Overview
c-di-GMP-I riboswitch aptamer from Thermincola ferriacetica, 86 nucleotides, folded computationally. Its Rfam family is "c-di-GMP-I riboswitch aptamer". Gene Ontology term of the family: cyclic-di-GMP binding. The model forms 95% of the base pairs in the Rfam consensus. The coordinates come from a structure-prediction model, not an experiment, and the mean pLDDT is 87.
RNA sequence: UGUCGAUAAUAGCAAAACCGCCGAAAGACGGUGACGCAAAGCUAUGGGUCUAAGGUGUCUGUCACUAUGAUUGCCAAGCUGCCGAA
Repeated sequence: UGUCGAUAAUAGCAAAACCGCCGAAAGACGGUGACGCAAAGCUAUGGGUCUAAGGUGUCUGUCACUAUGAUUGCCAAGCUGCCGAA
């Protein structure tokens, strides 16, 4: 230095749920809270998934399609980063 990741050390993040708040929704944000996380740091670039306001179709229904919405704590990819036992 690289790979790798301890029953090591130091720090960090924060699922569900509840409350507040924004949003058409999915969901975001703040608080409480810890299920977990060695990239659970950053980027919607590829795939997946969720939603469907608007639009289109249908011609009226608890309908179908559609992302320009959302998700990086679904998986890849890119960028960056703490520690150092085997």